[in-house]
Context: one part of a larger RNA
RNA sequence: CGUUGGAAAUUUGAGGGUACCUGACUCUAGUACGAGAGGACCGAGUUGGACAAACCUCUAGUGUACCUGUUGUCACGCCAGUGGCAUCGCAGGGUAGCUAUGUUUGGAUGAGAUAAGUGCUGAAAGCAUCUAAGCACGAAACUUAGCCCAAGAUGAGAUUUCCUUUAAGGGUCGUUGUAGACUACGACGUUGAUAGGCUGCAGAUGUAAAGUCAGUAAUGACAAAGUCGAGCAGUACUAAUUACCCGUAAGC
Repeated sequence: CGUUGGAAAUUUGAGGGUACCUGACUCUAGUACGAGAGGACCGAGUUGGACAAACCUCUAGUGUACCUGUUGUCACGCCAGUGGCAUCGCAGGGUAGCUAUGUUUGGAUGAGAUAAGUGCUGAAAGCAUCUAAGCACGAAACUUAGCCCAAGAUGAGAUUUCCUUUAAGGGUCGUUGUAGACUACGACGUUGAUAGGCUGCAGAUGUAAAGUCAGUAAUGACAAAGUCGAGCAGUACUAAUUACCCGUAAGC
């Protein structure tokens, strides 16, 4: 821009994409078969491998503004206590998120038309013949069925609701994240929990400083202490103010 008034939702599915894998074992059954040795079809079930998708409860990683220990050096006048730099200085752990090695799920079942093949009836050709007319079966392949996209499918579909005039609706702007390079998309904007703060909880680290007590002292106790990023709730304390723009056509 189009889809022949403008919008907001919900959809149909032409068409396209994706998936389509397979082993072992048990029962049937040591049955059918076979002199024996051996040893099934059909059918039912269990458990794997590879592959794929989703997810983070568990396990395991990462987790550079989390916690702790510690070396050298500089600084805060000194002690104590802290901070900077040294690959995040090094080391031990680790929330959320992101992950796989982890968890869950999937390739189920059926239908249609068939291939090779198997047949029925049956002539040409008094017989025979699956084929010539006719009819029936038959595969992971084909068309469906599963999942995903999908009306620019210009063949532009359908349904519901709103607006009949400074309309409905949309945007700018702001707080933002389940989104994200930008844009877009989603949530919210005081009739408010959108983000921050605060409070509580979960969780991480592992018992802070100061002081007191014990000990000659190192150290220990008061003390599961102190500190803390993303998680879960609650709470208007702070910031989402005010306002502006587009839209206003056809028809009657």

Predicted 3D model of a 252-nucleotide part of an RNA (large-subunit ribosomal RNA, domain VI) from a Bacteroidota bacterium. Its Rfam family is "Bacterial large subunit ribosomal RNA". It was read from a public genome assembly.